[in-house]
RNA sequence: ACACCAUCCAGAGCGACCGAGAGACCUGGCUCUACGACGUCGCAGCAACCCCCCGCGGGGCUAGUGAAACGCGGGUGAGGGUGCUACCGCCGGGACCGAUGGAGG
Numbered sequence: 001a002c003a004c005c006a007u008c009c010a011g012a013g014c015g016a017c018c019g020a021g022a023g024a025c026c027u028g029g030c031u032c033u034a035c036g037a038c039g040u041c042g043c044a045g046c047a048a049c050c051c052c053c054c055g056c057g058g059g060g061c062u063a064g065u066g067a068a069a070c071g072c073g074g075g076u077g078a079g080g081g082u083g084c085u086a087c088c089g090c091c092g093g094g095a096c097c098g099a100u101g102g103a104g105g
Base pairs, nucleotide, nucleotide: 002104004102005101006100007099008098013043014042015041016040017039021032022031023030025094026093027092028091029090044085045084046083049081050080051079052075053074054073055072056071057070060065061064089097
């Protein structure tokens, strides 16, 4: 690359740099934007996917007591890995649509 699972109506912005488009793609809308958007970097924050913590299942050995993998439920935000911080993934329609995380490969 690729295929699988989960989530996508909650939440959280300032500064510096840049300089014209931006909100993934097509279409129709609606927005943001020279009072500097988008993007990049820094700092700050949000959240709870994974790590982490607790419980249950699971599993070994002759009784009694139970390790790891794995599964389910819950917890914290102190810490670690990501992610995210206009508008419901901005909205309707479309498309083997996209994004993020996890575990594979």
Molecule: SAM riboswitch aptamer (S box leader)
Organism: Rhodococcus sp. P1Y